[in-house]
RNA sequence: GCGGAGGGCCGGAUGGCCGCGGGGCCCUUGGGUUCCGAGGAAAGUCCGGACUCCAAAAAGCGACGGUGCCGGGUAACGCCCGGGCGGGGAAACCCGACGGAAAGCGCCACAGAAAUGAAACCGCCGGUCCACGGGCCGGUAAGGAUGAAACGGUGGGGUAAGAGCCCACCGCGCCCCUGGUAACAGGGGUGGCACGGCAAGCCCCACCGGGAGCAAUGCCAAAUAGGACCCCCGCGCGGGCUGGUCCCGGCAACGGGAUACCGCCGCUAGGCUGGCUUUUGCCAAGAGGGGUCGGGUUGGCAGCUUGACGCCUCUGGCAACAGGGGCGCUAGAAGAAUGGUCAUCGAACCGGGGCAACCCGGGGAACAGAAUCCGGCUUACAGGCCCUCCGCGCGU
Numbered sequence: 001g002c003g004g005a006g007g008g009c010c011g012g013a014u015g016g017c018c019g020c021g022g023g024g025c026c027c028u029u030g031g032g033u034u035c036c037g038a039g040g041a042a043a044g045u046c047c048g049g050a051c052u053c054c055a056a057a058a059a060g061c062g063a064c065g066g067u068g069c070c071g072g073g074u075a076a077c078g079c080c081c082g083g084g085c086g087g088g089g090a091a092a093c094c095c096g097a098c099g100g101a102a103a104g105c106g107c108c109a110c111a112g113a114a115a116u117g118a119a120a121c122c123g124c125c126g127g128u129c130c131a132c133g134g135g136c137c138g139g140u141a142a143g144g145a146u147g148a149a150a151c152g153g154u155g156g157g158g159u160a161a162g163a164g165c166c167c168a169c170c171g172c173g174c175c176c177c178u179g180g181u182a183a184c185a186g187g188g189g190u191g192g193c194a195c196g197g198c199a200a201g202c203c204c205c206a207c208c209g210g211g212a213g214c215a216a217u218g219c220c221a222a223a224u225a226g227g228a229c230c231c232c233c234g235c236g237c238g239g240g241c242u243g244g245u246c247c248c249g250g251c252a253a254c255g256g257g258a259u260a261c262c263g264c265c266g267c268u269a270g271g272c273u274g275g276c277u278u279u280u281g282c283c284a285a286g287a288g289g290g291g292u293c294g295g296g297u298u299g300g301c302a303g304c305u306u307g308a309c310g311c312c313u314c315u316g317g318c319a320a321c322a323g324g325g326g327c328g329c330u331a332g333a334a335g336a337a338u339g340g341u342c343a344u345c346g347a348a349c350c351g352g353g354g355c356a357a358c359c360c361g362g363g364g365a366a367c368a369g370a371a372u373c374c375g376g377c378u379u380a381c382a383g384g385c386c387c388u389c390c391g392c393g394c395g396u
Base pairs, nucleotide, nucleotide: 001392002391003390004389005388006387007386008385009384010383012345013344014343015342016341017340018339020037021036022035023034024033025032026031027030039367043378044377046376047375048374049373050372051213052212053211054210064209065208066207067206068205069083070082071081072080073079084098085096086095087094088093099204100203104202105201106198107197108196121144122143123140124139125138126137127136128135129134152170153169154168155167156166157165171193172191173190174189175188176187177186178185179184217302218301219300220299227293228292229291230290231289232288233266234265236264237263238262239261244259245258246257247256248255249254267270272286273285274283275282276281309328310327311326312325313324314323315322316321349362350361351360352359353358
């Protein structure tokens, strides 16, 4: 220098003017002033939680859903870190639904003779017949052909030809030893092989899971109309307010009185209409007036943003992360703010020039955008910067 791999960060800048949302302060009912005001994904709403209500789901069993190599981290996870195994790459590195197929059921298209206790299409070998082309019977899974996959692979022995029929090595199963917390790896022995693939088909095993979601939910509260309950007697007593109504006085502030209403007391147990009735008694149907309570439309307040928070640093750990110390506060709306404009500068990109560095002119910034909050994953993203690593070439 070129090509590649992994990770992190930024993602238009500065200023003026006019606006918008929220907090504080001041004057006061609409202003002044000051501070703060989108993101790495605020997105998809796919997982996991906090919180709230419903509720009792505690224990056991069943159904349904999810997760699935091992160890660790975490509030938790399907996330993250480290490791193992398998696959890809020359390497850095990347990818993996990666438990169980000797518990059972099911399936394995097309092709092929045959797709798992069955199979002979061609070929090979033996026997037999013949019209010498071949036919029939039997053996054979070594060769061909089919297929994604053909009942272990390679080599040798063996045989009529063959075959784990026998042997060596590899693979596989079982047992033991060693290393490792474990997944697993290495070694030894043993079994002639019995065990094809699919669980992203049912299923089995282990573990996890009650439902709904901030439009959750809690508090305050009119007017009107419903609902429930109580009262309507006495010229009895007290209160009668910083409040209601009426009257008197006063310009007014206010003062005096009455009443609704409230509390207490009393007995004859209650106003109007109605029914029964000898009655001053009994009943409680109706209308009215008054009071108390409850639900609640609508409205207001809370939930609401200080939190498993961020940055720096030390300690432990390979790491994810945990613990200690210091510092910081960074939107909280409810038709829902975060905008507009001007100036200066400006990346990509386009045109021209130049061997090149670069110069001149144009151009004017990606995806997007909070709504209870947090941890993840996934998806979108013009362009730029930084760090580490791998390979090749050149120079010293």

This is a predicted structure of a 396-nucleotide RNA (Bacterial RNase P class A) from Arenibacterium sp. CAU 1754.
Rfam family: Bacterial RNase P class A. The family's RNA type in Rfam is ribozyme.
Its mean pLDDT, the model's own confidence on a scale to 100, is 77.
The organism belongs to Arenibacterium, within Bacteria.